This is a predicted structure of a 77-nucleotide RNA (c-di-GMP-I riboswitch aptamer) from Candidatus Brocadia carolinensis. Its mean pLDDT, the model's own confidence on a scale to 100, is 86. The sequence was found by an Rfam model in a public genome assembly.

RNA sequence: AUUUGUAAAAGGCAAACCAAUCGUGAGAUUGGGACGCAAAGCUAUGGGUCUUCCAUGAAGAUCGCCAAGCCGCCAUA
Numbered sequence: 001a002u003u004u005g006u007a008a009a010a011g012g013c014a015a016a017c018c019a020a021u022c023g024u025g026a027g028a029u030u031g032g033g034a035c036g037c038a039a040a041g042c043u044a045u046g047g048g049u050c051u052u053c054c055a056u057g058a059a060g061a062u063c064g065c066c067a068a069g070c071c072g073c074c075a076u077a
Base pairs, nucleotide, nucleotide: 002077004075005074012037013036017032018031019030020029021028022027035064041070042069043068045067046066047065048062049061050060051059052058053057
């Protein structure tokens, strides 16, 4: 540097749901909570899905839908 994720260790993240706050909304943040995750880390770049509006368009949401880019722990060959 690359391959792989069967088992283990150190740890990590946190769906639904509940509460508070923010937003017209999709949703977001914080706390609780764990369905899951080996990139469920980061980036809205392409597609998808969703929302709003003055709707052949525009502005948004989602990376825990799929690609792409960047970066990374442990073990393994």
It matches the Rfam family "c-di-GMP-I riboswitch aptamer". Gene Ontology term of the family: cyclic-di-GMP binding.